[in-house]
């Protein structure tokens, strides 16, 4: 010097699921339209919990997940959040 994997951060992309029904409030001639609360019904890609198996004489142990549970979180469109990948940068380490 210094790939590649790791850890930050900048950015770009990035999915599902009610235009439900009550009720209260604002605009409002009606019709409608926001917004909050309750009620059912859904999603799974923040974040959480939960399992096999390899191994081990044997017991015991057994890192998980795009998998499973929906606590949390979301569910016209804007926004926001989003595992996850792409690229730029930066940081210890470190094959060479």
């Nucleotide at each position: 010097c210094g790939a590649g994997g790791c850890c930050g951060u900048g950015u770009g992309g990035g999915a599902g699921a009610g235009a439900c029904c009550u009720c209260a409030c604002c605009g409002g001639a009606c019709c409608c339209g926001g917004u909050g609360a309750g009620g059912c019904g859904c999603c799974g890609a923040a974040g959480g919990g939960g399992c096999a198996u390899a191994c081990u004489c044997c017991c015991c142990g057994a890192c998980a997940a795009g998998c499973u549970c929906u606590c949390a979180g979301g569910c016209g469109c804007c926004a926001g959040g989003g595992a996850c990948c792409g690229c730029g940068c930066g940081g210890a380490u470190c094959a060479g």
Molecule: Glycine riboswitch aptamer
Organism: Acidobacteriota bacterium